[in-house]
Molecule: RNase P RNA; transfer RNA
Organism: Peptococcia bacterium
RNA sequence: AGAGUAUGCCAGAUGAUCGCGGGUACUAAUGCCGAAAGGCUGUAUCUGAGGAAAGUCCGAGCUCCAUAGGGCAGGGUGCUGGGUAAUCCCCAGUGGAGGCGACUCCAAGGAAAGUGCCACAGAGACAUACCGCCGAUGGCUUCGCAAGAAGCACAGGUAAGGGUGGAAAGGUGAGGUAAGAGCUCACCAGCAGUUAGGUGACUAACUGGCUAGGUAAACCCCACUCGGAGCAAGACCGAAUAGAGGAACAAUGGGGCUGCCCGUCCCGUUCCCGGGUAAGGUCGCUGGAGGUGUCAGGUAACUGGCAUCCAAGAUAGAUGAUCAUCGCUCACCUUAUGGUGAGUACAGAACUCGGCUUAUAGGCAUACUCUUGAC
RNA sequence: GUGCCCGUAGCUCAGCUGGAUAGAGUGUUUGACUACGAAUCAAAAGGCCGCAGGUUCGAAUCCUGCCGGGCACGCCA
Numbered sequence: 001a002g003a004g005u006a007u008g009c010c011a012g013a014u015g016a017u018c019g020c021g022g023g024u025a026c027u028a029a030u031g032c033c034g035a036a037a038g039g040c041u042g043u044a045u046c047u048g049a050g051g052a053a054a055g056u057c058c059g060a061g062c063u064c065c066a067u068a069g070g071g072c073a074g075g076g077u078g079c080u081g082g083g084u085a086a087u088c089c090c091c092a093g094u095g096g097a098g099g100c101g102a103c104u105c106c107a108a109g110g111a112a113a114g115u116g117c118c119a120c121a122g123a124g125a126c127a128u129a130c131c132g133c134c135g136a137u138g139g140c141u142u143c144g145c146a147a148g149a150a151g152c153a154c155a156g157g158u159a160a161g162g163g164u165g166g167a168a169a170g171g172u173g174a175g176g177u178a179a180g181a182g183c184u185c186a187c188c189a190g191c192a193g194u195u196a197g198g199u200g201a202c203u204a205a206c207u208g209g210c211u212a213g214g215u216a217a218a219c220c221c222c223a224c225u226c227g228g229a230g231c232a233a234g235a236c237c238g239a240a241u242a243g244a245g246g247a248a249c250a251a252u253g254g255g256g257c258u259g260c261c262c263g264u265c266c267c268g269u270u271c272c273c274g275g276g277u278a279a280g281g282u283c284g285c286u287g288g289a290g291g292u293g294u295c296a297g298g299u300a301a302c303u304g305g306c307a308u309c310c311a312a313g314a315u316a317g318a319u320g321a322u323c324a325u326c327g328c329u330c331a332c333c334u335u336a337u338g339g340u341g342a343g344u345a346c347a348g349a350a351c352u353c354g355g356c357u358u359a360u361a362g363g364c365a366u367a368c369u370c371u372u373g374a375c
Numbered sequence: 376g377u378g379c380c381c382g383u384a385g386c387u388c389a390g391c392u393g394g395a396u397a398g399a400g401u402g403u404u405u406g407a408c409u410a411c412g413a414a415u416c417a418a419a420a421g422g423c424c425g426c427a428g429g430u431u432c433g434a435a436u437c438c439u440g441c442c443g444g445g446c447a448c449g450c451c452a
Stems, first nucleotide, its partner, number of pairs: 001371010012326007020048007031040003050346001054357002057355005062230004069262004074226005079093005094108001095106004109221002114219002116215003130162002132158003137155002139152005170188006189211001191208007234283004243273001245272005253267005275451002290309008327344007376448007385401004394432001403419005425441005
């Protein structure tokens, strides 16, 4: 210098004018709006989007249902240890895969519990003899007095070779055999056991028998785990209207508690037709597993102590618009200082948090890797 | 807010218990028929199965994450 890896951060700045939401103080009030509950005008001052506010994919707080019951079914998770309020998240490690490397990725329990499937090809896909090899054993033929020899490949033996396939019965080599075969041996892979190390996943060594196809993101088995609903939760206040309407079922009923059974709570319930409101008002609502700094513990995630700060709360939804100057990026012109033009992302709270995922112009910091060159 | 469904040729849809070179109707193009057109007949083209990744020997089909579209429910008496 070039190419990369990991982690963290920023998300244009300043000023002026006009405008909007919210808090506080003052203000008028015998006021105005509204049916009521309830709400308000002006001035001053303070304050007003994000790293993802998004997707709603996980997990919680909070609230109500019955403090959340039993069984079956169903869902979720799935190497180990730790963190946390909790998690499908995070950290550290184990094993595997990728990369020269920094480093990254992995739904990573069980296929010797059972069932299913493995198209086409191929003889055969947990089971096989198509080609090939053999003729030890049995059979047949010939020769031979006999022992036996030669031949056939009928029974049969054989998974070493060919061929098919993604996958063919552990692999390679040697011995062995009629030919072969873990039949025997050496090494390797895999399995089981023992010992050692480690909290553990696992690793290493030794010994043993001699081998067990793949698929569980197919059913399934095992372990752990899961009650339901959601701020339109829910509480209070206030109002309007027309239910003697129709139908069905009806205590052996209906509804809530995820599906079914039990149990339990409530009681007429559901549907149709019609009516009211226009989702009425107030609270819930933002101070919280909070932020920042520092110290301590821990490899880390994270935790604890101390100090300090308060940072939107709307309800059809405010957080904006215009102008000026500067910044950044790109293009063109210029020897250059510089000039001109264009652009300046993704997006926008709606009960609140912790994560994940996705979108995102441009830029910064730290640590590290590889290549090349120079000293 | 919650629950559910769909995305395959220009259009409307099959296929989705994994096994092909992905089919059908309609439309398009070309040819035949006709004096010309319509209808009819014949042939052809047209698809990365919404996108990306994974599981598997093999994916339109199974799984995961995104993107786009659609449907239903909710208050009072």